[in-house]
Context: one part of a larger RNA
Molecule: large-subunit ribosomal RNA, domain VI
Organism: Candidatus Woesearchaeota archaeon
RNA sequence: UGUUCAGUGUCUGAGAGGAAGGAAGCUAUAGUACGAGAGGAACUAGUUUUCGAGGCCUCUGGUGAUUGGUUAUCUGGCAAGGUAGGCCAAGCAGCUAAGCCUUAGAUCAUAACUCCUGAAAGCAUCUAAGGAGGAAAGAUUCCUCAAAAAGAGACACUAGAAGUGCUCACAAAAGAUGAGUUUAAUAGGACUGUGGUGUAAGUAUCAAGGUAACGAGAUAUUCAGCCAGCAGUUACUAACAACUUCGAAAUG
Numbered sequence: 001u002g003u004u005c006a007g008u009g010u011c012u013g014a015g016a017g018g019a020a021g022g023a024a025g026c027u028a029u030a031g032u033a034c035g036a037g038a039g040g041a042a043c044u045a046g047u048u049u050u051c052g053a054g055g056c057c058u059c060u061g062g063u064g065a066u067u068g069g070u071u072a073u074c075u076g077g078c079a080a081g082g083u084a085g086g087c088c089a090a091g092c093a094g095c096u097a098a099g100c101c102u103u104a105g106a107u108c109a110u111a112a113c114u115c116c117u118g119a120a121a122g123c124a125u126c127u128a129a130g131g132a133g134g135a136a137a138g139a140u141u142c143c144u145c146a147a148a149a150a151g152a153g154a155c156a157c158u159a160g161a162a163g164u165g166c167u168c169a170c171a172a173a174a175g176a177u178g179a180g181u182u183u184a185a186u187a188g189g190a191c192u193g194u195g196g197u198g199u200a201a202g203u204a205u206c207a208a209g210g211u212a213a214c215g216a217g218a219u220a221u222u223c224a225g226c227c228a229g230c231a232g233u234u235a236c237u238a239a240c241a242a243c244u245u246c247g248a249a250a251u252g
Stems, first nucleotide, its partner, number of pairs: 006158006015145004021051008034039001052103005060097004066090005071084005092229001105141004113133004160246005165181005186238003189234005194228004202221005209214001
């Protein structure tokens, strides 16, 4: 752009793509069938491993905002910090694998082939009429895309519709997608909870030693202090103000 009135939303599924599965071991079958013996299966059922595929973060770990300890040095001292993108311990969410979960069979029509019944041809014959089985291949079931499927679909609704702007994230290279825009919890803040770290500063008492000044450190105040990408509550702050494009056709 088209889809012969236009638009919005929800669908259908012709068709296309997929390998979404592959392999092996073990147990039972069974020391059975078979075989003189020696030896020695399978269908089927269960279970495990490995390769591949898809998903997830409960567990085990990695990383990890953050918290604490500590070395050197600087800010006159304390406190609190900077730098060495210092070192060490722990670590929520998120992301992640080495961790966890799922990864078939069934049905249909058949091939080669195997049969039943059965004449032509009084017999025989799987075939001529008729009937039954039968493959990792084919079709369906499964996943993804898919009205440009020109036979261009269906249904519902309609006078308003879509977007920009602005606050954002379960989204993200840009577009897009999704949640909102005061009739509001969208983001920030505040409060509460929960979680991480591990008991802050100050003060008081004690403290080896020292004439004394001083004093590493310990205990109490203190499950403290600090922090949070999490949850809840709350309009305190900001989603304001506004703008753009298209549209009202046919029929009656």